[in-house]
Context: one part of a larger RNA
RNA sequence: CUGGGCUUAAAGGGUGCGUAGGCGGGUUGGAAGGUCAGAUGUGAAAGCCCACGGCUCAACCGUGGAAUUGCGUUUGAAACCUCCAGUCUUGAGGAAGAUAGGGGAGAGCGGAACUGAUGGUGGAGCGGUGAAAUGCGUUGAUAUCAUCAGGAACACCGGUGGCGAAAGCGGCUCUCUGGGAUCCUUCUGACGCUGAGGCACGAAAGCUAGGGGAGCGAACGGGAUUAGAUACCCCGGUAGUCCUAGCUGUAAACGAUCAGUACUAGUCUGUGGGGACCUCCACAUCCUCUCGGACGUAGCGAAAGUGUUAAGUACUGCGCCUGGGGAGUAUGGUCGCAAGGCUGAAACUC
Numbered sequence: 001c002u003g004g005g006c007u008u009a010a011a012g013g014g015u016g017c018g019u020a021g022g023c024g025g026g027u028u029g030g031a032a033g034g035u036c037a038g039a040u041g042u043g044a045a046a047g048c049c050c051a052c053g054g055c056u057c058a059a060c061c062g063u064g065g066a067a068u069u070g071c072g073u074u075u076g077a078a079a080c081c082u083c084c085a086g087u088c089u090u091g092a093g094g095a096a097g098a099u100a101g102g103g104g105a106g107a108g109c110g111g112a113a114c115u116g117a118u119g120g121u122g123g124a125g126c127g128g129u130g131a132a133a134u135g136c137g138u139u140g141a142u143a144u145c146a147u148c149a150g151g152a153a154c155a156c157c158g159g160u161g162g163c164g165a166a167a168g169c170g171g172c173u174c175u176c177u178g179g180g181a182u183c184c185u186u187c188u189g190a191c192g193c194u195g196a197g198g199c200a201c202g203a204a205a206g207c208u209a210g211g212g213g214a215g216c217g218a219a220c221g222g223g224a225u226u227a228g229a230u231a232c233c234c235c236g237g238u239a240g241u242c243c244u245a246g247c248u249g250u251a252a253a254c255g256a257u258c259a260g261u262a263c264u265a266g267u268c269u270g271u272g273g274g275g276a277c278c279u280c281c282a283c284a285u286c287c288u289c290u291c292g293g294a295c296g297u298a299g300c301g302a303a304a305g306u307g308u309u310a311a312g313u314a315c316u317g318c319g320c321c322u323g324g325g326g327a328g329u330a331u332g333g334u335c336g337c338a339a340g341g342c343u344g345a346a347a348c349u350c
Base pairs, nucleotide, nucleotide: 003322004321005320006319007304008303012318014201015200016199017198021194022193023192025088026087027086028085029084030083031082033081034080035077036076037075038074039073040072041071042070049065050064051063052062053061054060091191092188093187094186095185097182099180103177104176105175106174107173108172109171110154114150115149116148117147118146119145120144121143125136126135162169163168206247207246208245209244210243211242215241216240220236221235222234223233258317259316260315261314262313263312266295267294268293269292270291272289273288274287275286276285299306300305323350324349325348332343333342334341335340
């Protein structure tokens, strides 16, 4: 390389949009590049293979044939791939109706708790732990009441519940805004799928500048524990956590399971929409579409398990793996303010 693979053994890119490329629905006509068939030219000789012959046999040699799987020219075929022209609606998309939602952005508002300040009551402890101590407190703490200020997060509802491509999203109101599902009517007419590069988004921590700072809290200081204790426990506490603008671009970014399409037993259950039944309403029952779960048949699987949300049966496109260590290191390139990211070996060794 081929082959075989990628939930857990090595291996699915963090996620999306999309360029090139690859792949692509039904039908009619045409072309004839691929494809298939015939003819013809060429495919040197020798060799290999077959038949016959010559040296007494053989090796060896001679004659004839076959083969030379290829290429050119030419004549045809038209199922499939391709191309051209037309057409269709089931794939895809648009419009109208009604609809669920913590989807996103900005602004405003609210209550509980917490901390601080001021004042009142009160008068000796409080706090903390396994037990203590550091700490706070007669300059009046803790407790309690009132007023004021501040920042951050939104109890209950809350749910194997919802939304989002993922990261993620939860008090209330307003404004702007993205996406989805459903239903019937209608429109376009293959407009589709995937997607190397590319672009965008991307938790936390971290970085730059300016704000903010209640609580928590790396570092740091102290008290304990201990043989020691650079920890676990306790008292403090700076960055940070928050906001604005920019950077970083990584995570066990996980379903450790790429995206799309089709097919293949069921049962129970939740969410959103539509319909039937019922005079009407009702999740009272049934049907149907979408999304979210539990169990489970066949099958698959090394097993655990999975099982219409496949890890089953198939196809299309992309990414990735190829013994452990060395090593996600060195080097080069590139990105970044830096931290570092991406790409990424070998010697050697088992």
A computed fold for a 350-nucleotide part of an RNA from an uncultured prokaryote, annotated as small-subunit ribosomal RNA, central domain. Rfam family: Bacterial small subunit ribosomal RNA.